[in-house]
Molecule: Bacterial RNase P class A
Organism: bacterium
RNA sequence: UGAGGCGGCUGGACGGUCGCCUCUGCUUUUUGCAGGGGAGGAAAGUCCGAACUCUUACGGGCAGGAUGCCGGCUAACAGCCGGGCGUCGCGAGGCGAUGGAAAGUGCCACAGAAAAUAUACCGCCGAUGGUGCUGUUUCAGCACACAGGCAAGGGUGAAAUGGCGAGGUAAAAGCUCACCGCAUUCCUGGUAACAGGGAUGGCAGGGUAAACCCCAUCCGGAGCAAGACCAAAUAGGUGAGGAAUCCGUCUCGACGGGUACGGACAGCCCGUGCCGUUCGACUCACGGGUAGGUUGCUCGAGCUGUCAUGUAAAUGCCAGCCCAGAUCGAUGACCGUCACCCUGGUUUACCGGGGUACAGAAUUCGGCUUACACGCCGCCUCACUCA
Numbered sequence: 001u002g003a004g005g006c007g008g009c010u011g012g013a014c015g016g017u018c019g020c021c022u023c024u025g026c027u028u029u030u031u032g033c034a035g036g037g038g039a040g041g042a043a044a045g046u047c048c049g050a051a052c053u054c055u056u057a058c059g060g061g062c063a064g065g066a067u068g069c070c071g072g073c074u075a076a077c078a079g080c081c082g083g084g085c086g087u088c089g090c091g092a093g094g095c096g097a098u099g100g101a102a103a104g105u106g107c108c109a110c111a112g113a114a115a116a117u118a119u120a121c122c123g124c125c126g127a128u129g130g131u132g133c134u135g136u137u138u139c140a141g142c143a144c145a146c147a148g149g150c151a152a153g154g155g156u157g158a159a160a161u162g163g164c165g166a167g168g169u170a171a172a173a174g175c176u177c178a179c180c181g182c183a184u185u186c187c188u189g190g191u192a193a194c195a196g197g198g199a200u201g202g203c204a205g206g207g208u209a210a211a212c213c214c215c216a217u218c219c220g221g222a223g224c225a226a227g228a229c230c231a232a233a234u235a236g237g238u239g240a241g242g243a244a245u246c247c248g249u250c251u252c253g254a255c256g257g258g259u260a261c262g263g264a265c266a267g268c269c270c271g272u273g274c275c276g277u278u279c280g281a282c283u284c285a286c287g288g289g290u291a292g293g294u295u296g297c298u299c300g301a302g303c304u305g306u307c308a309u310g311u312a313a314a315u316g317c318c319a320g321c322c323c324a325g326a327u328c329g330a331u332g333a334c335c336g337u338c339a340c341c342c343u344g345g346u347u348u349a350c351c352g353g354g355g356u357a358c359a360g361a362a363u364u365c366g367g368c369u370u371a372c373a374c375g376c377c378g379c380c381u382c383a384c385u386c387a
Base pairs, nucleotide, nucleotide: 001383002382003381004380005379006378007377008376009375012338013337014336015335016334017333018332020038021037022036023035024034025033026032040358044369045368047367048366049365050364051363052223053222054221055220057272058271059270060269061268062267064219065218066217067216068215069083070082071081072080073079084098085096086095087094088093099214100213104212105211106208107207108206121154122153123150124149125148128147129146130144131143132142133141134140135139162180163179165177166176167175181203182201183200184199185198186197187196188195189194227295228294229293230292237286238285239284240283241282244259245258246257247256248255249254260277261276262275263274302321303320304319305318307316308315309314339356340355341354342353343352344351345350
C1' cells in the first nucleotide's frame, strides 16, 4: 500500500414560531399559568423463553411435543460464553439437525453377476480326477478345458465382503507377517466431552435415525381481546337430559354423619380434596340484552458509571437517574443555520445543485431472525515493497 476476518458504536445537531398527548404544582369550579417528559436498534416477524392473570386445588401415569457432544451463565430458553470432535479456508476465522446402527423394523433408484439368507458379466487356475497324443512306456512331457477350484485383476456404481505392501499358492484368500483400521482391556493427562500410549485377538459387508424407533432431560392449558370492579339494560329466558340409601339427635321440622353414585381442568386416565344427588351440581340446543366507564398500564429479573472477581458469558459492592402510557389511538408542521456524502463551475479560496437509510410503541422483559443511508472506532490475518 492492497486484499480479507471478527467485534463495538451511531441512526443527524442547534435555534425560533405554532400544534397535540401526559404528569406535577398553583389557580376563578367558566378555565388558565408554570415546570418535567413524549416512538426503536430493530418498535418489524409473532419464532423461542418467561413474568403476570385465569382455569379442578394438589399428586401420579399415559398420549403428545421439545432439546440432544462436554462444562459454565441466566428467572428461563431451541439463547449466550468457553471447550471437544468433524468439515471448509494458506490464514485470521466460518459452518455443523454434533446421543445410539452390536435392541428391533424399514429404505439404498438406475447401473451391475450381486446392495444381504448375497453372487460370477469379462476373467485366472486346472496341482488332483478325466479325455487325447508322443516318447526311452511301473514313468515323464504336451494339449483340451470336461469335472472341479477362485474372487486377487477388470467392469458397474455414492458405496461391493476391512485397506496397503511383502511372502505364500495350481490360481487365490488374514492363509502368514509388518503398518493402519476394528473389538476387548489397562495406563497417563483432563471436571468432562475427548486426546495419547501399551497389551491381547485374525476380527465384520457398508450407509441412512432432517426414516420409524431406543436412550437421557424438560414441558398441564389458555392468554392483556388474560383478568378485576362499577354502571346500565334484558327474558333471574325457553326446551331437553341428569346421580341413592342407611344411621343418630331432636322442638316431627330440621340438623349432623357413613357408604354408594354423579359433576367440574382450556388432551385422556387414576387418587385425595371440593360441589351435588329432585330445594338437583352440571351438560346440550335455541333465543335475548350490553359492547359504556375505571383498572390492569408502567419503579422494572430497570438504565448509566467506576471498581472487584472470572479466559469469557456474567456476577457483586458503591454512586447517580426516573426516561411515553395513547384508546377510531398523541409524540407533529414550517423557517433558518450547521454537520456528513455526491457533484458542477477553474486545481485552491469561493459560489452553486442534489441527497441523508430501514422504518412507528399498545402488558412487560430476555433472546433469535429479517431490513438498513452516511459514517466512526478497535483487534487480528495474508500478499507486496521500503528502512